A computed fold for a 165-nucleotide RNA from Lentibacter algarum, annotated as FMN riboswitch aptamer (RFN element). The organism belongs to Lentibacter, within Bacteria. The prediction has a mean pLDDT of 78. The sequence is in RNAcentral, with records from Rfam. Its Rfam family is "FMN riboswitch aptamer (RFN element)". From the family's description: The RFN element is a highly conserved domain that is found frequently in the 5'-untranslated regions of prokaryotic mRNAs that encode for flavin mononucleotide (FMN) biosynthesis and transport proteins.
RNA sequence: CGGCGUUCUCAGGGCGGGGUGUAAUUCCCCACCGGCGGUAAGCCCGCGACGAAAGUCAAAGGUAAGCCCGCGAGCGCUUCGUGCCUUGUUCGCAAGACACUUGGGUCAGCAGAUCUGGUGCAAUUCCAGAGCCGACGGUCAUAGUCCGGAUGGGAGAGAGCAGCA
Numbered sequence: 001c002g003g004c005g006u007u008c009u010c011a012g013g014g015c016g017g018g019g020u021g022u023a024a025u026u027c028c029c030c031a032c033c034g035g036c037g038g039u040a041a042g043c044c045c046g047c048g049a050c051g052a053a054a055g056u057c058a059a060a061g062g063u064a065a066g067c068c069c070g071c072g073a074g075c076g077c078u079u080c081g082u083g084c085c086u087u088g089u090u091c092g093c094a095a096g097a098c099a100c101u102u103g104g105g106u107c108a109g110c111a112g113a114u115c116u117g118g119u120g121c122a123a124u125u126c127c128a129g130a131g132c133c134g135a136c137g138g139u140c141a142u143a144g145u146c147c148g149g150a151u152g153g154g155a156g157a158g159a160g161c162a163g164c165a
Stems, first nucleotide, its partner, number of pairs: 005161006016030004031145002033134002035071004042063003048057003066132002077104002081100003085096004114130005136148003
C1' cells in the first nucleotide's frame, strides 16, 4: 500500500413568541432542525512552475447538497419459527386471522421534497431570492420538533489484531 477475515469504539438535530379553544410544544401566524456514502467550478492548504519584482498559475490532501445519484431506519409486502384464537376434521391434522420473531429484496409505498435570477466553457452543488419535504404508534385536539418501541436497529466512520508483499 492493497484485498479478505476478525475484534472493539463511534454513529440525529429541532417548538421560542403570539392567537383560538374546556383541551393543542399536535390547529393558525411568526420561528427552529437537517443521518450516511457519492458527485463539485466554492473555501482551506500549497508539492511545484513562471517572473527582476509585484505577482500569476497550481499537483496531492482536507472540506462543501435535507429537496442531483444512491443508502439507512421506520411502515407495508413476503418468508422461517413460535404462541394464541377461529373454522373444518378421517382426531393425525388442515386452513384462516392476530401477536412476537428469523431472513429477503423487487414491483414498490410519497420508498419525501427545487425552482428563478446571476457568474461562467461548465453549476438543481457557488452567490442572491423565493419555495418545498420530513416513518409508525400514542395524546383531553390533527405532531419533522412532545412521549413510546429505542440502554434497540443502522447506512457507514475510525482504530486494533491476524495474514500477504